[in-house]
Molecule: Bacterial RNase P class A
Organism: Gammaproteobacteria bacterium
């Protein structure tokens, strides 16, 4: 100097004038005035997960159903995060993972190919017999060589054989056993066995662990209005409620049809699994402790306009009960650490 990898931060600012909204205080013809404080995000997005909270409801058991899927930790919890193991990619820093079981069973592997499981012989190799013998016919052996395919029944080498083959041997692979290290996933070492042909469980299935439902349009209260309306069926051997089914529990009313009134207001609604800083513990996620701060609460839906200056000349983009994650989008700028290559000293 160039090319990369990982992590973090900002995401227009300052001043003035007018305007919008909310909270507190005071005044006051109760919706006006004055003073003071606050007013969208790193993703508010997607609605994909996990919860808090509210109701069913007094709240259980089982089946079905659903979710996750290497190990150990973190957390309120998770399908999330952290650290490891295994596998794969990269020269490396690093990155990715739908990562339990195929010897419980069932199923699938098109086409090509002889043959894809009850495994096989197309070309070929070896060998016996016959045929007037270039070669062909027929019988036996074979799966090392060739071909097809994503994949051909462990791989390489040596020996052996008529030619071959784990047929035998060595090493590797695979299975089993033991020991060592590690909490564990797993790794290493030694022995043993010629060895059950592979892949797919993001196929059905088996195994382990986890799971009530509905949702702020949840729900609670107040005010007002109407018709404390009408009809039919069932009513403790019944009906209804608890996502489906069974048991169980609870209630005494429930279901259907026709008709009528209301759509207003308050709460829920923002002080929290909260933010920031320091210390201690831990590889880390994170935990403990001390100090400090209050940072939106709208309800057809609030933050806009003008002027001046600065500059990174402005991207993705607007809260609606709240929080923790994941995923997606993003102009431009800044900081830190690490890897490789080239040149110079």
């Nucleotide at each position: 100097g160039a090319a990369g990898c990982c992590g973090g931060c900002c995401g227009g600012g300052u001043a003035a004038u007018c305007g919008c909204u909310u909270c507190g205080c005071a005044g006051u013809u109760u919706a006006c005035u004055g003073c003071g404080g606050g007013g969208a995000g790193g993703a508010a997005a997607g609605u994909c997960c996990g919860g808090g909270c509210u109701c069913c409801a007094c709240a259980g058991g089982g089946c079905a159903g659903g979710g996750u899927g290497c190990c150990a930790g973190g957390u309120a919890a998770u399908g999330c995060c952290u650290g490891g193991a295994a596998g794969g990619c990269g020269c490396a820093a690093g990155c990715c993972u739908a990562u339990g079981g195929a010897a419980a069973g069932u199923g699938c592997c098109a086409c090509a190919g002889a043959a894809a499981a009850u495994a096989u012989a197309c070309c070929g190799c070896c060998u016996g017999g016959c045929c007037a013998a270039c070669g062909g016919c027929u019988g036996g052996g074979u799966a090392a060589g060739g071909g097809u395919g994503a994949a051909a029944u462990g791989g390489u080498g040596c020996g052996g054989u008529a030619a071959g083959a784990g047929c035998g041997c060595a090493c590797c692979g695979c299975g089993c056993u033991a020991c060592u290290g590690g909490c564990a996933a797993c790794a290493g070492u030694a022995g043993u066995g010629g060895c059950a042909g592979g892949g797919c469980a993001a196929a059905c299935c088996c195994c382990a662990c986890c799971c009530g439902g509905a949702g702020c349009a949840a729900g609670a209260c107040c005010a007002a209005a109407u018709a404390g309306g009408a009809a039919a069926g069932c009513c403790u051997a019944u009906a209804c409620g608890c996502g489906g089914c069974c048991c169980g529990c609870g209630u005494a009313g429930c279901u259907u049809u026709c008709g009528g009134g209301u759509a207003g207001g308050u709460c829920g609604c923002u002080a929290g699994a909260g933010g920031u800083g320091g210390g201690c513990g831990g590889c880390g996620a994170c935990g403990c402790u001390c100090a400090u701060c209050c940072c939106a609460g709208a309800u057809g839906a609030a933050u806009g306009a003008u002027u001046a200056c600065c500059c990174u000349c402005g991207a993705c983009a607007g809260a609606a009960c709240c929080c923790g994650g994941c995923u997606u989008a993003c102009a431009g700028g800044c900081c830190g650490g690490c890897u490789u290559c080239u040149c110079u000293u």